A computed fold for a 1394-nucleotide RNA from an uncultured bacterium, annotated as small-subunit ribosomal RNA.

[in-house]
């Protein structure tokens, strides 16, 4: 300076922290599903270093040689036929020449090139160095030489073995095939010598005489290729070194050629390389040996970067070449297409015996999720041979196949609303598909067909292209022939119907899904990419989850039990010195390709350029700096340690005494019970116990009081009567004489370690695991109790672990202060002391700032720094299993996997809960009163039963409940008999009816017959009734109260429930609303970081008590008159009615409290402290109740799940349970006779009053739509009678006659009268109501209703008892506290089994 760093979801009712899991992204030699047009460049057995049919990949050179073949000249003429006998024809063997092909020998090359990672943890690779310890065929420069000979072997012929593959013997023969001489610059070897250099052995020049050692020749117009010796270079190549290079210690010791040396011997060359002798060394916690794993790097892949993680294609090393082993040849190998052994395999075979190595290019079969044609071609590069021409090359170029990846193009482009049609929704109005399409106007890139046509070719003038009639150019057709894939809850872009019904399925995590699935399957729509698109698999990212960058460790995972210490890490102040670390420029080097910059070529990109440049953090090499750090020298006092003087103290070991208490033993006194518990019992005790007594005895073991969050101790365990002895250490003061950094900290190691346990031997008074008694309990292998052995004690030895804790490792320095305690020193004052200050160590509380998830820590830090050491990386398995170590076992140390989970956790919040706590309040106990459980009936349920016995409710909070009344109807339920646009509503069309009476059939619904009837209104348009017709439709008391409205129950008339503003806390959430008092109350008062509000509470509201005013008919009647009667005249005084306004508010006194709120007590008053009672029921809670009271969303039923009738059913009956009734009797039944309410209700009604009937009723019938009339009282008061009995209590139950309602009382009303008289003589556990006009007890009305009331709502009469407490059950309320609960204790959760 420049780049550059993204996060989500998932633990909880909720928060905030730890901290696992998962997703978003990028890359792949891929693979697998769906799909698939074109073209360019790349890439293509990752598995079986598994096995291989088949063709090919290494050959050349006739210009080294001999032969031998073909051809064509040329000489040469044979055999033969001809003849004219002259010769002619014929040409063969050979010989020459020339061109050409080659099997042998012979030079070069098959050590390259090409394939593969099997092996290798290695100087194998990477990097930097090193030779005074090396070699180099071909090639390049120099120098010097190429003279003269000999003997062979194949080829080849003959024989001859063998199936073959080969092979034998003899005989002939060539060179650039071999072997001797000769010369010898030179070269190498040993001797002796001189200069010079070097860290050493030692090298290097020089010049001496001696020893060894050479060659090939072949062709041309020239020449030029060769050939030998040599030196020097280039290349290649061996060696050797420093540093780097993967995992485990549950591998800790390894090593005899092993380490060094000497002598030899080997190699190109050092060298235990390889022998002999000689010595005993030599690696190793800085990790040797040993396992396991792997070819290494330039580089790829991710990353902000450090890193991680790879090691395909490309290049550079290395290693292999069926598998092990050898060594030949050669300049080079111990050799992929050489040789030789052995061994497996496979193949030929005449069985005797041979042959073969694809990890070269294809290709084959196998293995596998999965990787290609047995193609052209040497035209191009490079490569071997050759003078060359050319030969040869599966190197290499190039085509095929594969979306296997990157890159480029396309599948049309403009316009085009009637917003078409389809389709899908749907509130039916539309909304979307969607400008999309159709249409109309263009284009032509790919394609397809005609024409043209390349670079790539450089030599050397010609000639020479596999791609390729290819790229590319032109023209002409024609929208034609080219789009799919995932995905749509949240993360994370994109919504809706249908099926589906914890089914079938989905899932990367969370988690959909049990009848309304944006999570599943389809389908329309939408999103994302795009000739691909998902999907699995592997690596980095995120992940600060291994944390060098950049992490923790009181309580989430994590400090070792402790300490002393050896390596080792780190260290005070000064001064000189070096220069290791460090710092700085330099120089070499870090190949090339990559990958940045800048350029340049394919039309572009991708590709490609050995074009340029820049970096390359590293190693080396020499120079310099001298602050730091380290070496090395010298020096200091503050760290640390000696010494002197002082000093506390349960430090620690032995030995001794003591005294008080259990227990046990004697002895006395003394007598029946100790004793132990929640209550007992089991035990002890008449044999004399417990209990007293005793300067009684025995033993043991423990040491009150002092005594304190005091002390001590190196530290942990730990130490407590006294005394003595012996002894570690010496905090901590004071002092300033000594030594001069001796220090911290510690991985192995060594020691020290509570109980309890083990070993040997003692001791044993308590005590008390084990064990058996004795209670509790279902049960009790406990908790209680009466015995009781191991042990507990003491010696010596072994364990070696604890929640061994402050859950907090040492050590050092700094960082506000206040207040106890234990110790020691100073100072002021004082005559001393006490007190007061100062200070140092040491143990405690409280508090700033910092810190931290919060809790909390807070000079004794869990702040601020630095050093060492020890630990942790989710949770479970699991501190476990093997293994090693250790122990006499017990065990104890080290210490994992496999397989499951998505969380496990911490530390704070709200609530709930609690057999926690405090504090209240309720008929919640207690006090009392009546009851209920037992009887019999009623009536409801459940069961059972049935054709049906409709449904519905289920602790409280379901059961005389919906039903304020089931003989038909109701009715929803069974059976049969019927109806099908319907019983009932709307719509459109037709018709004008319909209805009434009879009669007939049916059990009626309904059906025929017949008479009789033939509509109203009207604006004239129609409308209303009514019937008929077809269809949309009705109609469902059919399902889901867990789709839901509205209602209703409960907790509860309980005193709560909240908000806004502001504080407070990261947050959740607190605060208010908590305290202190008081209330019936979150009712008031005080106080207070909180200050208001709200819904509730109380009030307003009805009814009731108390006088007044207002008004008097149907009420009322003191007074006057009248009557049988307030009947009637009069009145409205009172009663008494319905209005209106008062009165009660702690308002006065007094005492309490705090001077408050308020309580308590009086007085007044009808009332006294919210008078009584009644309606009012916060937020909310139970998925509470109800789809059968209404109302709805979906499903379902559509000649039925609808709808009408008849009959039955809802009333059944072995029995359970629940709420009444009446009872049992004398506070009573009977029977006479006399009183005395209030609210109500009445015209299809209530009914007076007469008669009739014993009587339920019944005939008659005033009155009254009612303060007028009528329904209309009883308990009770009184005289009688019963006289304690199943009665003259009780009423069941049954007969019989009867009465009422009503078409109709059989199933199945009610009432009356005779008769019958059942159970039952106060009800076990249990368990309800109710606090005053109440409880109990009496009856009256009402509603429902035709009739049917022991129910229900209400009315008045008569009229107690007992508390004024807070110990328990029950249910609330407020405050704490604790929790692993939040579905909230009817939680949650171990273990066992299935």
């Nucleotide at each position: 300076c420049c780049c550059u760093u993204a996060g989500a979801g998932u633990u909880u009712g909720a928060u905030u922290c730890u901290g696992g899991c998962u997703c978003a992204g990028g890359a792949c030699g891929a693979a697998c599903g769906c799909u698939g047009g074109c073209g360019g460049c790349g890439u293509g057995c990752u598995u079986a270093a598994c096995a291989c049919a088949u063709g090919c990949a290494a050959g050349u050179c006739g210009a080294a040689c001999g032969g031998g073949g073909a051809u064509g000249a040329u000489c040469g003429g044979a055999a033969g036929c001809c003849u004219u006998c002259g010769g002619g024809c014929g040409g063969a063997a050979g010989g020459u020449c020339a061109u050409u092909c080659u099997a042998g020998u012979g030079g070069c090359g098959g050590a390259c090139g090409g394939g593969u990672g099997a092996g290798u943890a290695a100087c194998g690779c990477g990097u930097g160095a090193g030779g005074a310890a090396c070699c180099u065929g071909c090639c390049u420069c120099g120098a010097a030489c190429u003279g003269g000979g000999g003997g062979a072997c194949a080829a080849c012929a003959a024989c001859g073995a063998g199936a073959a593959a080969u092979c034998g013997u003899u005989g002939c023969u060539a060179a650039u095939a071999c072997c001797g001489c000769a010369u010898a610059a030179g070269a190498c070897c040993a001797c002796a010598g001189u200069g010079c250099c070097g860290c050493a052995u030692g090298g290097c020049a020089c010049a001496g005489g001696g020893g060894u050692c050479a060659a090939a020749g072949a062709u041309u117009g020239a020449u030029u290729c060769g050939g030998u010796u040599u030196g020097a270079g280039a290349u290649g190549g061996a060696c050797u070194c420093g540093c780097g290079u993967c995992u485990g210690a549950u591998u800790a010791g390894c090593u005899a050629g092993u380490u060094g040396g000497u002598g030899g011997g080997g190699u190109a060359a050092c060298g235990g390389c390889c022998u002999a002798c000689c010595a005993a060394g030599g690696c190793g916690a800085c990790g040797a040996u040993c396992a396991g794993u792997a070819g290494c790097c330039g580089a790829g892949c991710u990353g902000a970067g450090a890193g991680g993680c790879u090691g395909a294609u490309c290049g550079g090393c290395c290693a292999c070449a069926c598998u092990g082993g050898g060594a030949c040849u050669g300049a080079g190998a111990c050799a992929c297409g050489g040789c030789c052994c052995a061994g497996a395999c496979u193949c030929c075979u005449a069985c005797g015996g041979g042959a073969g190595g694809c990890a070269g290019c294809a290709g084959u079969g196998g293995g596998g999720a999965a990787u290609a044609u047995u193609g052209g071609g040497c035209a191009a590069u490079g490569g071997g041979g050759g003078c060359a021409a050319c030969c040869c090359u599966g190197a290499c170029c190039c085509a095929g196949c594969a979306a296997c990846g990157c890159c480029g193009c396309g599948u049309g482009a403009a316009g085009g609303a009637a917003g078409a049609a389809u389709g899908u929704u749907u509130u039916c109005g539309g909304a979307u598909u969607g400008u999309a399409a159709a249409c109309u106007u263009c284009u032509g890139u790919c394609c397809u067909u005609g024409g043209g046509g390349a670079c790539g070719a450089a030599a050397c003038a010609a000639a020479u292209g596999a791609c390729g009639g290819u790229a590319c150019c032109c023209a002409a057709g024609g929208a034609g022939g080219a789009a799919g894939c995932c995905c749509c809850g949240g993360c994370u872009a994109a919504c809706u119907a249908c099926g589906u019904g914890c089914c079938a399925g989905c899932a990367g995590c969370c988690g959909c899904g049990g009848u309304a699935a944006u999570a599943c399957g389809u389908a329309g729509g939408g999103g994302g990419c795009g000739a691909g698109c998902g999907u699995u698999g592997u690596c980095c990212g995120g992940a600060a989850u291994u944390a060098c960058u950049g992490g923790g460790c009181g309580u989430a995972a994590a400090g070792g039990g402790a300490g002393c210490g050896c390596a080792g890490g780190c260290g005070g102040u000064c001064u000189g010195u070096u220069a290791a670390g460090u710092g700085g420029g330099a120089u070499g080097u870090g190949a090339a390709a990559u990958a940045c910059c800048c350029g340049g070529g394919c039309u572009u990109a991708a590709c490609c350029c050995u074009g340029g440049g820049a970096g390359g953090u590293g190693c080396a090499u020499a120079c310099u700096a001298a602050a730091c750090u380290g070496g090395c020298a010298g020096a200091c006092u503050u760290g640390a340690g000696u010494g002197u003087g002082g000093g506390a103290g349960a430090g620690g070991a032995a030995a001794g005494u003591g005294g008080a208490a259990u227990u046990c033993c004697u002895a006395g006194u003394g007598u029946a019970g100790c004793g132990g518990u929640g209550a007992a019992a089991u035990g002890c005790g008449u044999a004399g116990a417990u209990a007293u007594u005793a300067g009684g005895g025995a033993g043991g073991a423990a040491c009150a009081c002092c005594c304190g969050u005091g002390g001590c101790g190196a530290a942990g365990g730990g130490c407590g009567a006294c005394u003595u002895u012996c002894u570690g250490g010496g905090a901590c003061c004071a002092u300033a004489a000594c030594u001069g950094a001796c220090g911290c900290u510690g991985a192995g190691g060594c020691u020290c370690g509570a109980a309890a346990g083990c070993g040997u031997g003692g001791g044993g008074a308590g005590c008390a695991a084990a064990c058996a008694g004795g209670a509790u309990u279902a049960g009790a292998u406990a908790c209680c109790u009466g015995g009781g052995u191991a042990g507990u004690c003491c010696a010596c030895g072994c364990c070696g672990u604890a929640a061994a804790u402050g859950g907090u490792g040492a050590a050092u320095a700094c960082u506000a202060g206040g207040u106890g305690u234990a110790g020691g020193g100073g100072g002021u004052a004082u005559c001393a002391a006490c007190u007061c200050c100062c200070u140092c160590u040491g143990u405690g509380c409280c508090g700033c700032a910092g810190c931290a998830a919060a809790c909390g820590c807070a000079a004794u830090a869990a702040g601020u720094a630095u050093u060492c050491c020890g630990c942790c990386u989710g949770g479970g398995g699991a501190g476990u299993a093997c293994g090693g170590u250790c122990g006499c076992a017990a065990g104890a140390c080290u210490a994992a996997a496999a397989c499951u989970c998505a969380a496990a956790g911490g530390a704070a919040u709200u609530g709930a809960c609690g057999g926690g706590g405090g504090c209240c309040c309720g008929c919640a106990c207690a006090a009392g009163c009546a009851g209920c459980g037992g009887a019999g009936c009623a009536u409801g349920u459940g069961g059972u039963u049935u054709a049906a016995u409709u449904c519905g409710a289920g602790g409280c909070a379901a059961c005389g409940c919906g039903a304020a009344g089931a003989a038909c109807c109701u009715u929803a339920c069974c059976a049969g008999g019927g109806c099908u646009u319907g019983a009932c509503a709307u719509c459109u069309c037709c018709u004008g009816a319909a209805g009434a009476c009879a009669c007939a059939a049916g059990a009626g619904a309904u059906u025929g017959u017949g008479u009789u009837g033939u509509c109203c209104c009207u604006u004239c348009g129609g409308g209303g009734c009514a019937g008929g017709a077809a269809g949309a439709c009705a109609g469902g008391u059919g399902g889901u109260g867990c789709a839901u409205g509205g209602u209703u129950g409960u907790c509860g008339u309980c005193a709560g429930c909240u908000c806004g503003u502001g504080u407070c806390g990261u947050g959740a959430g607190a605060u208010g609303u908590u305290c202190g008092g008081u209330u019936a109350a979150g009712u008031c008062c005080g106080g207070c970081a909180a200050c208001g509000a709200g819904c509730g509470c109380a009030a307003c509201c009805c009814c009731u008590g108390u006088g007044g005013c207002c008004a008097g008919u149907u009420g009322c009647c003191a007074u006057c008159a009248u009557u049988c009667a307030g009947u009637u005249g009069g009145g409205c005084a009172c009663u008494c009615u319905a209005g209106c306004a008062a009165g009660a508010c702690c308002g006065c006194c007094g005492u309490u409290a705090a001077c408050a709120a308020a309580a308590c007590g009086g007085a007044g008053g009808a009332a006294g402290g919210u008078g009584g009672g009644g309606a009012g029921g916060a937020c909310g809670u139970c998925a509470a109740a109800u789809c059968a009271u209404c109302a709805u969303g979906c499903c379902c039923c559509u000649u039925a799940u609808g709808u009408c009738c008849u009959g039955g059913g809802c009333u059944u009956c072995a029995c359970a349970c629940g709420u009444a009734c009446u009872a049992c009797a004398a506070u009573g039944g009977u029977a006479g006779c006399a009183a005395c309410a209030g609210a109500g209700g009445g015209c299809a009604g209530c009914c007076a009053c007469a008669c009739c009937g014993c009587g339920a009723g019944g005939u008659g019938g005033a009155g009254c739509g009612a303060a007028u009339c009528c329904c209309a009282a009883a308990a009770u008061g009184u005289u009688a009678u019963c006289u304690c009995a199943g009665u003259u209590c009780g009423g069941a139950u049954u007969g019989c006659a009867g009465g009422c309602u009503g078409a109709a009382a059989c199933u199945c009303g009610c009432c009356u009268g005779c008769a019958u008289g059942a159970a039952g003589c106060a009800g076990g556990a249990a368990u309800u109501g109710c606090u005053a006009g109440u409880a109990a007890u009496g009856g009256c009305a009402g509603g429902u209703c035709a009739g049917c009331a022991u129910a229900c709502u209400g009315c008045c009469g008569u009229g107690a008892a007992u508390a004024a407490g807070a110990u328990c059950c029950c249910g609330g309320g407020c405050c704490u506290u604790g929790u692993a609960c939040u579905c909230a204790c009817c939680g949650c959760c171990c273990g066992u089994c299935a």

The sequence is in RNAcentral, with records from Greengenes.
Its Rfam family is "Bacterial small subunit ribosomal RNA". Rfam links the family to the GO terms structural constituent of ribosome and ribosome.